[in-house]
RNA sequence: GGGCCCUUAGCUCAGCUGGUAGAGCAGGGGAUUUUUAAUCCCAAGGCCGCAGGUUCGAGCCCUGCAGGGCCCA
Numbered sequence: 001g002g003g004c005c006c007u008u009a010g011c012u013c014a015g016c017u018g019g020u021a022g023a024g025c026a027g028g029g030g031a032u033u034u035u036u037a038a039u040c041c042c043a044a045g046g047c048c049g050c051a052g053g054u055u056c057g058a059g060c061c062c063u064g065c066a067g068g069g070c071c072c073a
Stems, first nucleotide, its partner, number of pairs: 001072007010025004019056001028042004049065005
């Protein structure tokens, strides 16, 4: 220098064919228990890496950039 993949909640990851985003774990509150643990319930937590474009509408499609990984040279 070239090619491919990844970037979504604190962490690990889903998200179909474009229609305003979910799970598990962690953290908070509660129930149960003599207490703890375990179990169960509840709520909270995100403008989807950044900037543009397309579209009535973008996590999803297109372009550029940034970070990470792999391969080639």